[in-house]
Context: one part of a larger RNA
C1' cells in the first nucleotide's frame, strides 16, 4: 500500500464556522475530455516464456513466435460521468403570520439561610464524636428577641421536563440578541453535503494585574484513632472558590457511539406546535423533540433496534501486539504550569 476495522477489545477529532479538495436532485439539447469499440503506427537488441535447431548432453549458442502500454494517431458509439446552453421543483434557502424555552450578554432588584457587629433578656455550660479531646464560654458563651453589615448561592415550582454546536444554562425584572419548531404554499431555482489547513468557542483546576472575601476549603496547625497515621473523624485555617480584564486549552470534554441523506414492524409514556371530531377534556391524525420496551436485521457477547450498533451511498478524523511512552529529541504555542505534534534503542 492493499485489506479489515473504530459503543465496551487498538481506534470518532472536546464543539462549531468555513477555505481548498472530494461528492452531488429531475428532465432536455449539444459536445466528446473521461468511458467503450475498430484500423494503423510504435513498444531497439539482449533478457523472460515458448518452439525448432547447433556443440556427444547440459549450461551455452543460433532461427522463429509470443508476451510486454494510464502509448500515439485516425475513424465510430453516445448509455453513464464531465463540460456548455436553456429549463424544472421533491433538496436547500427566503417571505408572511404564529409558538415554546434555565439559549447568550450586560442592568436593576427580592426573600430565606450562614457568619460577623451593636443592644436587650438570661446563666453555666456549649460544641463535637463511635467515644473523646483540642476549640468557645463567668472579661457572660450557647439559647432567645430587636437592629445593622457583608458576601455567595437561589428551597418549593422541578419533571429519563426545556434550551444550546459542545463546554454548559435554574429567584424575579426589563433592554439588546442568537437559534429552533409548526402553519400557509407565495418567492428564488440545486444556491447542496462534507470539510485537510485556517479561525472561533471551550468545565474544573492553574497563572498575571486590580478588587472582593459570608460560607466552604487544598496547603498548614492542633485534637483524636493507630504498632505507626505525613490519612480517614474532630477543632481551626491560607490560597482558591466570587468580580473585572488578560492568559491557559485540558477532562471518564461520555451516548466511551463524527457529520449528512434515503430506506427498513410496532407498542406505551412525555415536551412543543398544527388539523379534525365531538360527550369541552378526551379521542384520532400529522410534524419536530425526548424516553422505555420490542419485530426483522446486526453483534464475540453484552446489547443496539426509525434518536440503529440494521440496509446503503458521500465526505472527514482515527487504529494496526504489550511495555518503553503520550516519554525523548526537534518544531510550534504559553508568563509559568505545561500543551500540541510525536519516535527509537531495548524488552516480552
Nucleotide at each position: 500500500c492493499u485489506g479489515g476495522g473504530c459503543g465496551u477489545a487498538a481506534a470518532g477529532g472536546g464543539c462549531g464556522u468555513g477555505u481548498a479538495g472530494g461528492u452531488g436532485g429531475u428532465a432536455a439539447u449539444g459536445u466528446a475530455a473521461g468511458u467503450c469499440u475498430g484500423g494503423c503506427g510504435u513498444g531497439a537488441a539482449a533478457u523472460u516464456u515458448u518452439u525448432c535447431g547447433g556443440c556427444u548432453u547440459a549450461a551455452c549458442c543460433g532461427g522463429g513466435a509470443a508476451a510486454g502500454g494510464u502509448c500515439g494517431u485516425c475513424g465510430g458509439a453516445g448509455a453513464c460521468u464531465g463540460c456548455a446552453u436553456a429549463a424544472c421543483u421533491a433538496g436547500a434557502g427566503g417571505a408572511c403570520g404564529g409558538u415554546a424555552g434555565a439559549g447568550g450578554c450586560g442592568u436593576g432588584u427580592g426573600g430565606a439561610a450562614u457568619u460577623c457587629c451593636g443592644g436587650g433578656u438570661g446563666u453555666a455550660g456549649u460544641g463535637g464524636u463511635g467515644a473523646a479531646a483540642u476549640g468557645c464560654g463567668u472579661a457572660g458563651a450557647g439559647a432567645u428577641c430587636c437592629g445593622g453589615a457583608g458576601g455567595a448561592a437561589c428551597a418549593c415550582c422541578a419533571g429519563u421536563g426545556g434550551c444550546g454546536a459542545a463546554g454548559g444554562c435554574g429567584g424575579c425584572u426589563a433592554u439588546c440578541u442568537g437559534g429552533a419548531c409548526g402553519g400557509u404554499u407565495u418567492c428564488u431555482g440545486a444556491c447542496a453535503c462534507u470539510a485537510a489547513g485556517a479561525c472561533u468557542c471551550g468545565a474544573a483546576a492553574g497563572c498575571g494585574u486590580g478588587g472582593g472575601g459570608a460560607g466552604c476549603a487544598a496547603a498548614c496547625a492542633g485534637g483524636a484513632u493507630u504498632a505507626g497515621a505525613u490519612a480517614c473523624c474532630c477543632u481551626g485555617g491560607u490560597a482558591g472558590u466570587c468580580c473585572a480584564c488578560g492568559c491557559c486549552g485540558u477532562a471518564a470534554a461520555c451516548g466511551a457511539u463524527g457529520g449528512g441523506u434515503g430506506c427498513u414492524a410496532g407498542a406505551c409514556g412525555u415536551u412543543g406546535g398544527c388539523g379534525a371530531g365531538c360527550u369541552u377534556g378526551c379521542u384520532c391524525g400529522u410534524c419536530a423533540g425526548u424516553g422505555u420496551c420490542g419485530c426483522a436485521g446486526c453483534u464475540a457477547a453484552c446489547g443496539c433496534g426509525u434518536u440503529a450498533a440494521g440496509c446503503a451511498c458521500c465526505c472527514c478524523g482515527c487504529c494496526u501486539g504489550g511495555g518503553g511512552a503520550g516519554u525523548a529529541c526537534g518544531g510550534c504555542c504559553g508568563c509559568a504550569a505545561g500543551g500540541u505534534u510525536g519516535a527509537a534503542a531495548c524488552u516480552c
This is a predicted structure of a 348-nucleotide part of an RNA (small-subunit ribosomal RNA, central domain) from a metagenome. Its mean pLDDT, the model's own confidence on a scale to 100, is 88.